[in-house]
The RNA shown here (FMN riboswitch aptamer (RFN element)) has 145 nucleotides and comes from Aeromonas simiae. The RNAcentral record of the sequence draws on Rfam. The model forms 100% of the base pairs in the Rfam consensus.
């Protein structure tokens, strides 16, 4: 110090103020909120000065849940309940100007985006599946070297 195996724990934030209206945290205006893994001209620490360690991107590359879509089983006006997990497919979103060799990731500024169902009225922010799943993160045993 590395693989592999079993196992434990962890693992999502946000509607605040006015307006209209019977009625909206659902529309308008203002505000508010960013999972995970990598990339890293940035920051902080150590150094033996090679570098090493930790922390950095909602909108760059990928994942994740969720829809849909395939199997089953119930039901049978069309939905419940299991299971597959990439399978036909959805699966949001950046741009200018600055520094610099170099910028998609730093500074400045301006912009954009957000499953499905539900709702006295249209939801990124209420209720809900969900005390679920899971991307990952960390630990503890073992074998190996």
């Nucleotide at each position: 110090g590395c693989u592999u195996a079993u196992u434990c724990u962890c693992a999502g934030g946000g509607c605040g103020g006015g307006g209209u209206g019977c009625a909206a945290u659902u529309c308008c205006c203002c505000a508010c909120c960013g999972g995970c893994g990598g990339u890293a001209u940035c920051c902080u620490g150590c150094u033996g000065u090679g570098g090493c360690a930790g922390g950095g991107a909602g909108c760059c590359c990928g994942c994740g849940a969720g829809c849909g879509c395939c199997c089953g089983a119930c039901a049978u006006c069309g939905g419940u309940c299991g299971g597959g997990g990439u399978c036909a497919g959805c699966a949001g979103a950046u741009c200018c100007g600055g520094u610099g060799a170099g910028a998609a990731g730093c500074c400045g500024g301006a912009g954009c985006c957000g499953a499905c169902g539900g709702u006295u009225a249209u939801a990124g922010u209420c209720c809900g599946g969900a005390u679920g799943a899971a991307a990952g993160a960390g630990g503890a045993u073992a074998a190996c070297a």